[in-house]
Context: one part of a larger RNA
RNA sequence: UGACGGGGGCCCGCACAAGCGGUGGAGCAUGUGGUUUAAUUCGACGCAACGCGCAGAACCUUACCUGGGCUAGAAAAUGCAAGAACCUGGUCGAAAGGUCGGGGUGCUCUUCGGAGAGCUUGUAGUUAGGUGCUGCAUGGCUGUCGUCAGCUCGUGUCGUGAGAUGUUGGGUUAAGUCCCGCAACGAGCGCAACCCCUAUCGUUAGUUGCCAUCAUUAAGUUGGGCACUCUAGCGAGACUGCCGAUAUUUAAAUCGGAGGAAGGUGGGGAUGACGUCAAGUCCUCAUGGCCCUUAUGUCCAGGGCUACACACGUGCUACAAUGGUCGGUACAAACCGUUGCGAACUCGCGAGAGGGAGCCAAUCGGAAAAAACCGGCCUCAGUACAGAUAAGAGUCUGCAACUCGACUCUUUGAAGUUGGAAUCGCUAGUAAUCCCUGAUCAGCAGGCAGGGGUGAAUACGUUCCCGGGCCAUGUACA
Numbered sequence: 001u002g003a004c005g006g007g008g009g010c011c012c013g014c015a016c017a018a019g020c021g022g023u024g025g026a027g028c029a030u031g032u033g034g035u036u037u038a039a040u041u042c043g044a045c046g047c048a049a050c051g052c053g054c055a056g057a058a059c060c061u062u063a064c065c066u067g068g069g070c071u072a073g074a075a076a077a078u079g080c081a082a083g084a085a086c087c088u089g090g091u092c093g094a095a096a097g098g099u100c101g102g103g104g105u106g107c108u109c110u111u112c113g114g115a116g117a118g119c120u121u122g123u124a125g126u127u128a129g130g131u132g133c134u135g136c137a138u139g140g141c142u143g144u145c146g147u148c149a150g151c152u153c154g155u156g157u158c159g160u161g162a163g164a165u166g167u168u169g170g171g172u173u174a175a176g177u178c179c180c181g182c183a184a185c186g187a188g189c190g191c192a193a194c195c196c197c198u199a200u201c202g203u204u205a206g207u208u209g210c211c212a213u214c215a216u217u218a219a220g221u222u223g224g225g226c227a228c229u230c231u232a233g234c235g236a237g238a239c240u241g242c243c244g245a246u247a248u249u250u251a252a253a254u255c256g257g258a259g260g261a262a263g264g265u266g267g268g269g270a271u272g273a274c275g276u277c278a279a280g281u282c283c284u285c286a287u288g289g290c291c292c293u294u295a296u297g298u299c300c301a302g303g304g305c306u307a308c309a310c311a312c313g314u315g316c317u318a319c320a321a322u323g324g325u326c327g328g329u330a331c332a333a334a335c336c337g338u339u340g341c342g343a344a345c346u347c348g349c350g351a352g353a354g355g356g357a358g359c360c361a362a363u364c365g366g367a368a369a370a371a372a373c374c375g376g377c378c379u380c381a382g383u384a385c386a387g388a389u390a391a392g393a394g395u396c397u398g399c400a401a402c403u404c405g406a407c408u409c410u411u412u413g414a415a416g417u418u419g420g421a422a423u424c425g426c427u428a429g430u431a432a433u434c435c436c437u438g439a440u441c442a443g444c445a446g447g448c449a450g451g452g453g454u455g456a457a458u459a460c461g462u463u464c465c466c467g468g469g470c471c472a473u474g475u476a477c478a
Base pairs, nucleotide, nucleotide: 001478002477003475004474005473008471009470010469011468012467013466015462016461019426020425021424022423023422026317027316028315029314030313031312032311033310034308035307042053043052064303065302066301067300068299069298070297073127077126078124079123080122081121082120083119086103087102088101089100090099091098092097107116108115109114129292130291132290133289134288138286139285140281141280142279143277145275150189151188152187153186154185155184156165157164158163169180170179171178195269196268197267198266200236201235202234203233204232205231206230209226210225211224214223215222239263242257243256244255245254246253319419323378324377325376326375327374328373335366336365337364340359341358345354346353347352385416390411391410392409393408394407395406396405432454433453434452435451436450437449438448
């Protein structure tokens, strides 16, 4: 100087408390451990591994296993030789591939001999290739403490020196934020602001959007209009600016109020200092070293990653009446669409099929929002709750749904009556609850990323638990 303390002081955070809803019990989904297996590829392991890499394992992916093949190789650079490239048939094979044929002579230059570009095959050797090892050799990227308020430097001063000072102190703040003081004076990286979305208004623009007035229609459908909504450009607006109080240090600031759409960082997002954890990743990529080179490379078929006495994490669905079911009826936002979205209409109980209008989309389509609301039934039961499991019959995608897809219909109808110890999230348009969309994607979403609808309760307070910041203190630690 740090680090640590089951020492002290001050302060903060859904850290506790006050509340609301869960997890832990059930069934299922998913990840992991374990076990099994020819293989169940590999990585990730307290927070910060475990719906994580994987924004989607039937083949492919795929790295694993079994079997069948290749060895200059699946792809790339060079020399030499042959052949145009290419198209196509038989046969063996699970395919990869092997083998036997058939057709075929292009392009540019040309002295018509040939040469060149490109492609295929053979051969030669410099070589390729490796998701093989080492993340404790590395780059890059990422997590974490933590969006915590810290981390430093120049000059000066002090100290023999390591170092200190500044950065401590008194206030204040979300903040090393600002003020005052001070052997310090300044500065940098962080904080804040500048960026994006959102909340109000003005203005510009008015189609594909909108409809107050006038006609018109089944319908903003059409004429008409651009007021309003909306869209998206530009601007205005919030700054403790104004008033009062508290500050005594006329400061910084705090509290209350006015006006205002918005008030003290308005609400969100992006943004992550010096560093810590030899944290994670050599399987994104790059890369040193080591290792393999008829195999640890590479091609193919099938299998596996989907196994199942069990244990854990994360979720979904429930256990019902604030509900279930049937019928009717209303209101979104965001997003996607040409290898695409696919309407009307017809068929089917349905998944879906036929059909093909329109749309490169403020025009057409996906598209039904659901909870909510109105009415009928159910009346507390393992039920008209719950839907696992199972049998049969189907639909769709796709070469192909056996291992191993999703969905539909009929039947079946399990556990489950609110969950021990323990434990998690959340402070407002939040929790809870309800649907919608997208990426990935042929198909497959209970996951993830977004969107809106309905919409609470509680916070006395900081003694305690956890984490963090500052000060001073102790130390057998560095």
This is a predicted structure of a 478-nucleotide part of an RNA (small-subunit ribosomal RNA, 3' major domain) from a metagenome. The RNAcentral record of the full RNA draws on SILVA.